[in-house]
Molecule: Lysine riboswitch aptamer
Organism: uncultured Acutalibacter sp.
Parts: sequence; structure tokens; C1' cells
RNA sequence: AAAUAGAGGCGCGGCUUUGCAAGAGUAAUGGGAUGGAAGUUUGCCAGAAACUGGAGAAGUCUUGUGAAAGGGUGAGCUGCCGAAGGGAAUAUCUGGCAAAUAGGCCCUGGUUGUAACAGCGAACAGCUUUGCGACUGUCAUCGUACUGAUGGAGUGCUAUUU
Repeated sequence: AAAUAGAGGCGCGGCUUUGCAAGAGUAAUGGGAUGGAAGUUUGCCAGAAACUGGAGAAGUCUUGUGAAAGGGUGAGCUGCCGAAGGGAAUAUCUGGCAAAUAGGCCCUGGUUGUAACAGCGAACAGCUUUGCGACUGUCAUCGUACUGAUGGAGUGCUAUUU
């Protein structure tokens, strides 16, 4: 230097014709009343085209019917230990923004508590980000050798083989 195998622990992800709560009596839709010219086709804005509309559009009230997705949690299966997460840019769709995906670049050892701005979200759930703590693993140095103190980062650390 290379290859293989490992360790950290409330360890990190993925999948499901899966259970539950919530989403929500919401969206949507039938009837009635009102209203009086716009409305729909994508998550939003704008545009193009198409469709609906004085045989009454949007909106509002009332009444009847009445979901789903993402997210959360439990269970099962499964891949693993840069597991994985995040950031800015690029590419993908008329233009812009957002979301999702892809491969590169940069940051983060892990778990957890707390505070705050912002984003996603129905949400005061949860997630992400940042700051400050606690616990913990690893290596280096020091040491009064108490399992202590200080510091670093995972392209690291340990073991074996060549």
C1' cells in the first nucleotide's frame, strides 16, 4: 500500500394490497337558496391550447353522501456501520418557484436533551438546520495511572492476510 472481516447502540436505512390514530366530517360530489361572469385542465404564479358557462360560472349559506396521499406509530421482512442525513449547484418538465429523481462536490463519529430562525407538514405530531449541554465509541498526547484531563475526526479505528 492492497484485500478480507469486524466494533460503537434506545445504532442507521428500505419494503409491505400490513394494523392503529390522525388527516376529516376536510377535499370532492347530489339537492335547495343566494349570487351574477367567470371557471377547469399540476403543487403555486404567469402564458399557450382545449373544455365548461345567462338553459346561470366563481363565491357564500344550508342539507345529504363522503375519500385519499405524504407524514406519525406498532408489527413483520430485509440491507447495512458514511450505516445515513444535510447543503449549494447541474440535468430532467413553455417561463419562474417548489417537489421528486440522478450522478459528482462540500459538511456531519453516534445517540439524546434543550433553545431558536427558517423550510416541509392538517398539526402544538414529526423531520431537517444551527447553537448550547449530557452520555458514549475510537485514536493521539499528558498523567497524580484515579479509568482521569486535553485534543482530533469515519477516506477514521481494530484484527488477519499478502